[in-house]
Molecule: transfer RNA
Organism: Candidatus Azambacteria bacterium RIFCSPHIGHO2_01_FULL_44_55
C1' cells in the first nucleotide's frame, strides 16, 4: 500500500426491509438443615461512529474507526 471478512446485552450467538431472540451469566421466589441441581419470574443491547436511499434501516449504499486474515513492499 492492495483485497477481503467481522462489529448486535456481562459472555456467546440469533434476527437477510416492518418497533431485537435466545443460551450462559446476574438477580428475587419456591424447593433443602444449608449449598448444589431443578422449577417460576424479573432486570439487562435499540444494534461501532457519521451520511446517504426508504413511509420503515441491525439488514441496503458510501466513508470513517476498531479488531482479524491474505497478498506485496521494506527491514
Nucleotide at each position: 500500500g492492495g483485497g477481503c471478512g467481522c462489529a448486535u446485552a456481562g459472555u456467546u450467538u440469533a434476527a437477510u426491509g416492518g418497533c431485537a431472540a435466545a443460551a450462559c451469566g446476574u438477580c428475587g421466589c419456591a424447593u433443602u438443615c444449608a449449598c448444589a441441581u431443578u422449577g417460576c419470574g424479573a432486570a439487562g443491547a435499540g444494534u461501532c461512529u457519521a451520511a446517504g436511499u426508504u413511509c420503515g434501516a441491525u439488514u441496503c449504499u458510501u466513508a470513517g474507526u476498531g479488531c482479524g486474515c491474505c497478498c506485496a513492499c521494506a527491514a